[in-house]
């Protein structure tokens, strides 16, 4: 230098081009004499960056970064 691959809440992971959801985890409430378990609920992401296609993009395309892994 080239190929392939990921890259979304604080962690792991979904999401046929049409409201971004799930477990864990953290908070509040319920239960308990009290803790844990176990049941409601809420907060937390404008999708690694910037562009373009399209009535609409996490998703299709172009350039970047970054991380993995293979060639040279």
């Nucleotide at each position: 230098g080239g190929g392939c691959u990921a890259g979304u809440g604080g962690c792991g992971c979904a999401a046929c081009g049409g409201u971004a959801g799930c477990g864990c985890g953290u908070c509040c409430g319920c239960c308990u004499u009290g803790c844990a378990c176990g049941c409601g609920g809420g907060a937390g992401g404008c999708u690694g960056a910037g562009g373009g296609u399209u009535c609409g993009a996490a998703u299709c395309c172009c350039u970047c970064c970054u991380g993995g892994u293979c060639c040279a």